Predicted 3D model of a 350-nucleotide part of an RNA (small-subunit ribosomal RNA, central domain) from an uncultured prokaryote. The RNAcentral record of the full RNA draws on ENA. Rfam family: Bacterial small subunit ribosomal RNA. Gene Ontology terms of the family: structural constituent of ribosome and ribosome. The prediction has a mean pLDDT of 87.
[in-house]
Context: one part of a larger RNA
RNA sequence: CUGGGCGUAAAGCGCGCGUAGGUGGUUUGUUAAGUCGGAUGUGAAAGCCCUGGGCUCAACCUGGGAAUGGCAUUCGAAACUGGCUGACUAGAGUAUGGUAGAGGGAAGUGGAAUUCCGGGUGUAGCGGUGAAAUGCGUAGAUAUCCGGAGGAACAUCUGUGGCGAAGGCGACUUCCUGGACCAAUACUGACACUGAGGUGCGAACGCGUGGGUAGCAAACAGGAUUAGAUACCCUGGUAGUCCACGCCGUAAACGAUGUCAACUAGCCGUUGGAUCCAUUAAAGGGUUUAGUGGCGCAGCUAACGCGAUAAGUUGACCGCCUGGGGAGUACGGCCGCAAGGUUAAAACUC
Numbered sequence: 001c002u003g004g005g006c007g008u009a010a011a012g013c014g015c016g017c018g019u020a021g022g023u024g025g026u027u028u029g030u031u032a033a034g035u036c037g038g039a040u041g042u043g044a045a046a047g048c049c050c051u052g053g054g055c056u057c058a059a060c061c062u063g064g065g066a067a068u069g070g071c072a073u074u075c076g077a078a079a080c081u082g083g084c085u086g087a088c089u090a091g092a093g094u095a096u097g098g099u100a101g102a103g104g105g106a107a108g109u110g111g112a113a114u115u116c117c118g119g120g121u122g123u124a125g126c127g128g129u130g131a132a133a134u135g136c137g138u139a140g141a142u143a144u145c146c147g148g149a150g151g152a153a154c155a156u157c158u159g160u161g162g163c164g165a166a167g168g169c170g171a172c173u174u175c176c177u178g179g180a181c182c183a184a185u186a187c188u189g190a191c192a193c194u195g196a197g198g199u200g201c202g203a204a205c206g207c208g209u210g211g212g213u214a215g216c217a218a219a220c221a222g223g224a225u226u227a228g229a230u231a232c233c234c235u236g237g238u239a240g241u242c243c244a245c246g247c248c249g250u251a252a253a254c255g256a257u258g259u260c261a262a263c264u265a266g267c268c269g270u271u272g273g274a275u276c277c278a279u280u281a282a283a284g285g286g287u288u289u290a291g292u293g294g295c296g297c298a299g300c301u302a303a304c305g306c307g308a309u310a311a312g313u314u315g316a317c318c319g320c321c322u323g324g325g326g327a328g329u330a331c332g333g334c335c336g337c338a339a340g341g342u343u344a345a346a347a348c349u350c
Base pairs, nucleotide, nucleotide: 004321005320006319007304008303012318014201015200016199017198021194022193023192025088026087027086029084030083031082033081034080035077036076037075038074039073040072041071042070049065050064051063052062053061054060091191092188093187094186095185096183097182098181099180103177104176105175106174107173108172109171110154115149116148117147118146119145120144121143125136126135162169163168206247207246208245209244210243211242215241216240220236221235222234223233258317259316260315261314262313263312266295267294268293269292270291271290272289273288274287275286276285277284299306300305323350324349325348332343333342334341335340
């Protein structure tokens, strides 16, 4: 390499969009590139293989055949693939009418709570812990009432509920905006799937510039604990957490399960639609559809488990794996302000 694999053993890119490429629905005619058949030429000899002959046999020598899986030319076939051509509607999409939603962006607004400030009441403690101490407090704290300031987050509703490609999204209102689903028709007519490179998005931390800073809190300081305690516990506390713009591009970025399509028993929940039955209405029941959960047959699996949301049965395309360590490291390239990221070995060793 072939082969075999990728939920947990090594292995699915964090997620989209999309170029080349690969693959591609039903049908008419045509072509003959692929495909299939025939013929001709060539494919040196020796060797290998088959079958004869000669040395007494064999090795060896020798006759014939086969093979040389290929290439070229030519004559045909037309089912399949491809090309061209015409048509179709079951894939895909558009229009119309509805529905649900923490989908995204911007602006404004709200209440509870913490902290701080001012004032009132009030007096000796408060706070904290396993127990304490550091700390705060007679310059009046803690507690309590009134008023004010400011920042951040949105209790209840909240739900194996919803939305989003993923990261993720949760107070309310307005504006701008993306997608999904349902029903019935009409339209386009394969316009599709995947996707090397490429490109965009991408939690938290971190970085740059400028703001902001209530709470929390790396670092740091102190108090404890301890043999020690650069920790766990406590009192403080700066970056940071927040905003704007620009970087970074990584996560157990997880369903540890790539995307798309088809097929394959059932049962029970739940969310959004449509429709039918019953009903005064609501609750309810049936059918269907798109999600989201629990069990489970067949089947699969090393087992655990998966089981129409497959890890079942298949097809298309991409990515990835190949003993452990060395190592996701070195060197080089590319990217980055840096931190570092990405691509990615070998010696050696077991």